Predicted 3D model of a 76-nucleotide RNA (transfer RNA) from Rubrobacter sp. Its mean pLDDT, the model's own confidence on a scale to 100, is 81. It was read from a public genome assembly. NCBI's taxonomy places the organism under Bacteria, Rubrobacteria, Rubrobacterales, Rubrobacteraceae, Rubrobacter. Rfam family: tRNA. Rfam links the family to the GO term triplet codon-amino acid adaptor activity. It is annotated as a transfer RNA.

RNA sequence: AGGCCCGUAGCUCAGUGGUGAGAGCAGCGGCCUUAUAAGCCGUUGGUCGCGGGUUCGAUUCCCGCCGGGCCUACCA
Numbered sequence: 001a002g003g004c005c006c007g008u009a010g011c012u013c014a015g016u017g018g019u020g021a022g023a024g025c026a027g028c029g030g031c032c033u034u035a036u037a038a039g040c041c042g043u044u045g046g047u048c049g050c051g052g053g054u055u056c057g058a059u060u061c062c063c064g065c066c067g068g069g070c071c072u073a074c075c076a
Stems, first nucleotide, its partner, number of pairs: 001072007010025004018056001027043005049065005
């Protein structure tokens, strides 16, 4: 430099062009317990990487950029 994949909650990851964006863990509150853990109940938390385009409608499709990973090439 080129190609491919990925970026969604604090972490690990689902998800679909059609009202409202989800799970587990974590956090917070409560129940239980002498207490802690476990268990149970409730609850908080998101510019869906950034910008633009297509569309009646974009987290989803297209383009550019940023970041991460893998492969190839070049240099050494």